The RNA shown here (c-di-GMP-I riboswitch aptamer) has 83 nucleotides and comes from a Clostridiaceae bacterium.
Of the family's consensus pairs, 100% are formed in the model.

[in-house]
RNA sequence: AGUUGAAAAAGGCAAACCUGUCGAAAGGCAGGGACGCAAAGCUAUAGGGCCUUUCUAUAUAGAAUGGUAGCCUGGCCGCCAAC
Numbered sequence: 001a002g003u004u005g006a007a008a009a010a011g012g013c014a015a016a017c018c019u020g021u022c023g024a025a026a027g028g029c030a031g032g033g034a035c036g037c038a039a040a041g042c043u044a045u046a047g048g049g050c051c052u053u054u055c056u057a058u059a060u061a062g063a064a065u066g067g068u069a070g071c072c073u074g075g076c077c078g079c080c081a082a083c
Base pairs, nucleotide, nucleotide: 002083003082004081005080012037013036017032018031019030020029021028022027035070041076042075043074046073047072048071049068050067051066053064054063055062056061057060
């Protein structure tokens, strides 16, 4: 430096749900809580998907809007171990 995550160790994160709070909503944040995660670290101004709201109209699409990184791909960075 590359590939891999079987075993081990040091540790890390935290779904649903509950409480508080912000938001019109989707959803965010804090505390509790663990379903899971080897990037469940960062990136939504890289692309696609999904969700919200508004508008338009052919009535299931188009445009705009905010969100989702724990939907996927890409980018950046990183712990331990094996080869």
Notes:
The coordinates come from a structure-prediction model, not an experiment, and the mean pLDDT is 87. The sequence was found by an Rfam model in a public genome assembly.